The RNA shown here (Guanidine-I riboswitch aptamer) has 99 nucleotides and comes from Marinobacter bohaiensis. Lineage of the source: Bacteria > Pseudomonadota > Pseudomonadales > Marinobacteraceae > Marinobacter.
RNA sequence: AUGGUCAACUAGGGUUCCGGCCCGUAUUCGAUACGGGUGACUGGUCCGAGAGUUGACGGCCUUUUCCAAGGCUACACGGCGGGACAAAAGCCCGGGAGG
Repeated sequence: AUGGUCAACUAGGGUUCCGGCCCGUAUUCGAUACGGGUGACUGGUCCGAGAGUUGACGGCCUUUUCCAAGGCUACACGGCGGGACAAAAGCCCGGGAGG
């Protein structure tokens, strides 16, 4: 000095949308449509980890005439408070303050 980037997934998260449930109105009285409420409604869409998983790339080192091949990419306890999106969060502030 570098110690990185991206993607998929998960822990987790709330309630824009869908659905569920409740209430009301209308009707051709079967249920459907519309409006409102509800996330201590399992869910679908959605958000989602520095300290979670996996993969791709990148980086460093070694060997090689070239092609390429191999190795490494460690460690990691963590508030309060604030921010965004509809809202919340292990997201961001943040390998922060502190330890």